Description: THF (Tetrahydrofolate) riboswitch aptamer, 93 nucleotides, folded computationally. Its Rfam family is "THF (Tetrahydrofolate) riboswitch aptamer". On this family, see Ames et al., Chem Biol 2010: "A eubacterial riboswitch class that senses the coenzyme tetrahydrofolate". Model confidence (mean pLDDT): 77 of 100. The model forms 94% of the base pairs in the Rfam consensus.

RNA sequence: GACAGAGUAGGGAUUGCGCGUGAAGUGCCGGAGGAUGGGAGUUUGCCUCCGGACGAAGGACGUUUGCCGCGGUGCAAUUUCGACUCCGCUGCC
Numbered sequence: 001g002a003c004a005g006a007g008u009a010g011g012g013a014u015u016g017c018g019c020g021u022g023a024a025g026u027g028c029c030g031g032a033g034g035a036u037g038g039g040a041g042u043u044u045g046c047c048u049c050c051g052g053a054c055g056a057a058g059g060a061c062g063u064u065u066g067c068c069g070c071g072g073u074g075c076a077a078u079u080u081c082g083a084c085u086c087c088g089c090u091g092c093c
Base pairs, nucleotide, nucleotide: 001093003091004090005089010081011080012079013078014077015076016075017074018073019071020070021069028052029051030050031049032048033047034046038087039086040085041084042083058068059067061066
């Protein structure tokens, strides 16, 4: 120097354990802040807080527990996918 590759945030699927179904959560809008390959810059996403609008699927038995559902529901595990430029890293010549 050439070629190849790995790694972030996060997304999807499956499984398990929960939460709600006395409506929280999710999703939408506005504002503030934060973390994001080993480094720098950028982009797309992500998280937290505050405010706003909207808004749901229950059922049979039953004292309850429990059962079958439902929610663009939470967490974990597994699997899969995972932006651009330059440098770095690994393999190889």